[in-house]
Context: one part of a larger RNA
Parts: sequence; C1' cells; structure tokens
RNA sequence: UGACGGGGGCCCGCACAAGCAGCGGAGCGUGUGGUUUAAUUCGAUGCAAAGCGAAGAACCUUACCAGGGCUUGACAUGUCGGUGGUACCCUACCGAAAGGCCGGGGGACCCUUCGGGGAGCCGUCACAGGUGCUGCAUGGCUGUCGUCAGCUCGUGCCGUGAGGUGUUGGGUUAAGUCCCGCAACGAGCGCAACCCUCGUGACUAGUUGCACUCUCUAGUCAGACUGCCCCUGAUGAAGGGGAGGAAGGUGGGGAUGACGUCAAGUCAGCAUGGCCCUUACGCCCUGGGCGACACACACGCUACAAUGGGUAGGACAACGGGCAGCCACGCCGCGAGGCGGAGCGAAUCCUUAAACCUACCCCCAGUUGGGAUUGCAGGCUGCAACUCGCCUGCAUGAACGUGGAGUUGCUAGUAACCGCAGAUCAGCCCUACUGCGGUGAAUACGUUCCCGGGCCUUGUACA
Repeated sequence: UGACGGGGGCCCGCACAAGCAGCGGAGCGUGUGGUUUAAUUCGAUGCAAAGCGAAGAACCUUACCAGGGCUUGACAUGUCGGUGGUACCCUACCGAAAGGCCGGGGGACCCUUCGGGGAGCCGUCACAGGUGCUGCAUGGCUGUCGUCAGCUCGUGCCGUGAGGUGUUGGGUUAAGUCCCGCAACGAGCGCAACCCUCGUGACUAGUUGCACUCUCUAGUCAGACUGCCCCUGAUGAAGGGGAGGAAGGUGGGGAUGACGUCAAGUCAGCAUGGCCCUUACGCCCUGGGCGACACACACGCUACAAUGGGUAGGACAACGGGCAGCCACGCCGCGAGGCGGAGCGAAUCCUUAAACCUACCCCCAGUUGGGAUUGCAGGCUGCAACUCGCCUGCAUGAACGUGGAGUUGCUAGUAACCGCAGAUCAGCCCUACUGCGGUGAAUACGUUCCCGGGCCUUGUACA
C1' cells in the first nucleotide's frame, strides 16, 4: 500500500422485510449429468454452464459410427510434359450411391506473324486439405463484478524509501453530483449531458381513406430549467411543500460498461504461432447416430378446476411478414386439407386476436376437471417421414385433489393473466427465443438480520 476479520461507523441495491405470482410434488417438452452404445460428434460447468453455441439434426446440415470408394485430391496458385474427336452434352454396362469401365454416339470456344499460344482436360512436381492438439503461446470478440462510483495523471508539498497528499474532512446527491473547508492547484478516463424512442402542442407535407375538422403517417420545431412562490438550510450546495403544466425535480424506456479482476469463455464463427496427419487425422457416398434410458439435476409447458369447463352469439389491438410468396371469396370434405380463383411487390390486398360481454348446460365428482398414453383411419411437406416430422377425425382416457426441506421473479402500465407477430425455415418436434399489444393489481413499518457493493476507520503472525 492492499487483502481479509463471526472489528467499528456511515450509506446503497427486489438484499432482507411487506406483498403478489411461482418453482420444489404430477404428466409432458427442452437442456445437462450419468449410464448405455459401433457411434450416441464437439464445446459451455457455482454466481457468470445446463430452451447455452443451435434464429429450425429425417437426407443435407454433420464435425460421430459402420460399410463402399478417391489420391494433385471437393477448393487455390505455380512448374514441366501430354492432349484435337479435346472441353462439353447424351447414353450402354457393374454398383446402394460414390465410383469404376482404353465402352458407344454427338460435338465446340478465344488470340494468331498460321509456327503456335490461351482456356479446358489428362499426367508430373511443388503443394492443397485437416471442425486434428494447445483459449496456459495469441488477435479479435464476449461474459462477470457493475450503470457499481470509482480509477488515475501533471506540477507542487510531505516522507531516507515503499508511498502519501490531491481523492481525506463538514454537508448534499442516483453519482468523485455539487457546495464549503483544506498544501495543494489543475487535468484525464468514468458520472451527467449530447443520440434513439414513448408521452403534449404547433407548423409543413401526404399515399390510403366517403370524410380532410379529427385520428393517422413522417419531418421540422416548441416544451422542463428547481425557471416561479413558501419553508428549512450556512446568505451555500441542496432538501420539503405548492402553483402552473401533457409531463417535475434523472418524466418512462433504450443505446452507452472507466482502470481493472476471474491464466473466466471461445483454436468449432473468423484470424493466427507452435505441434501433429499426408493412398490419411484429407475427400466423396450409402445407411446409421447426434432422438438410446434404471436414474439425477436445471429451465419451461399443461393441469389439479365453479373467479371454472362446454356450446351458441357479439366486441375491441399493436408490432411485423408476404411473388418459387401472402392468399380473400366460392365449391368439395366432420376436419386436417383439396379444387377453382380475385386482389396484392402492399398505410390500398391477405394475415379470425384471445382473455372480455350475453344466453344456456354442467353441480363439486378423479367429474362435461385434466389431457398423458395407445389403437385405427386420414391430410400435408419433401427424392424419401421405419429408426425420426407436423396436423386432422374417431376411439382410448393415465398421473394429478395446490406440492417437504428449500428456492425464484417482480416496486406500475410493473407483477399476474390473455392472445398476436417475426427471424431461422421445404416441413418441423417452437411449450424456446425476440418483439407486440389487451386486461391490470397488492405491498414497502423499516435497515436488526441474510446476500452483494461503496466510503472512512481499526486489528493482523497474510501478500
């Protein structure tokens, strides 16, 4: 000087408390451990791994396994040699395909000094190739402490020195925010503001729309600054209350992450040093596996019902997406869907909102709760749904009667409940993720305690 303390003081944070909804029990989904396996590819492992890389594993993807094949190679550059019925196209045969086979048929291009040269193809040699190892050799990127309020520098001053001072102190703040004081005076990276978005108004413009007031769309501007009043405070910084206002003391949300810590994560996104493989640790193909299942954990979905379930009727969104696409409407089908077919490259066309409201049924029961599981019959995508897709109809109807110890999220348009859209994508195992709107609470006395953090101080046999 730090770090640490079941030392002290001060102060924060959904940290506790107060409250609401959950998880932990059940069934199922997904991920992981384990086990199994020819293989169940690899990585991630307390917080900060485990619906994570994966925003789409039937083939492909694919990195794994078995088998069948190739060897200048699926891909790049260069050297040398060869090649005119060459490149390329069609095709016979073996084969699961890949591949093989001096097999058969058709059949070119560019430049040219007409010798040839180039491209292509075949062969040769250099080389290619490796998701093989090392994230403890690295770049880059990322997580985390933590959006925490800190981390430093120049000069001066103090100290033999390490170093200190400044940055401590008194107040104040969300904040090293600001004020006052002070051997310090200044400054930098952080904080804040500048950026985006939502909320109010004005102006301008406008496709769509019957409307052109309004709503809306998208641009420019205004508005909030403790500006005004009162009180407290030190006449300060600031705090408490009030007015006006759409909005008030950081208005809500986002983007933004200081010096650093964890030899944190990633050589499998990419790049890259070193090491290793080179008829294979490279490459192609068929099939299988990544989907296994006595178990264990994590995160979810659906429930256990009457604030509910069912049937019929009725109402109201926003964000987005659409041409190998979105698909109105009509007909067929119980339905998934099929057949026609209009509109729309879209504020113009398509995309049913659901919870909710009204009426009726159910009458507390393993039920008209719950939907797992299984059988049969179908539909769709796709070369192909056996391993291993989604959907529909009929039948089947399991566990489950609110879940031990323990544990999670959330302070307001939040939690909870309700549906909708999108990326990836042929299809989809999406209950995930990222967004969007609809309905819309309860509670916070307080800081003793648990966890994490900041400042000052104290002890130390630790560095």
Molecule: small-subunit ribosomal RNA, 3' major domain
Organism: Chloroflexota bacterium